Transfer RNA from a bacterium, 75 nucleotides, folded computationally. Its Rfam family is "tRNA". Its family is annotated with triplet codon-amino acid adaptor activity in the Gene Ontology. About the family: Transfer RNA (tRNA) molecules are approximately 80 nucleotides in length. The prediction has a mean pLDDT of 81. It was read from a public genome assembly.
Order: sequence, then C1' cells, then structure tokens
RNA sequence: GGCCCCAUCGUCUAGCCUGGUCUAGGACGCGUGGUUCUCAGCCACUAAACACGAGUUCAAAUCUCGUUGGGGCUA
Repeated sequence: GGCCCCAUCGUCUAGCCUGGUCUAGGACGCGUGGUUCUCAGCCACUAAACACGAGUUCAAAUCUCGUUGGGGCUA
C1' cells in the first nucleotide's frame, strides 16, 4: 500500500442480513423506595447508549460512500 471484520447505556450484549411497530430490549452495576433493628440478599421503580460526516428514502441504529479508532490477512 491492498483486502476483510468490528464500533449501541458505566460494562457486556440483542436488534442490522429482511428500513417503519411500545419509550432501541436484556443482564450486571449506579441511584431511589420496600422488606430488615442494621447490612447483605430479595422485590419494585428511575436514569443512562446507536463513533463522526454526507448520501439514498416519505422514513436510517439498520442501506451506500467517506473519515476516525481498534483488530486480522497479505505484499
């Protein structure tokens, strides 16, 4: 240099291929409340995310292109 893969709550992950539905779902964690003399545990609830830019489309986390970052193969 060429080619391929990946990027979603604090962490891990589903959804992407096949565009639309409820508030982007779940687990752990944080916070609040209940239970308890207290803590732990258990239960309930809340907050929290689509790497960035552009394009296509009535509509994009999802399709296309580019950028950035990470990983791999190859010369």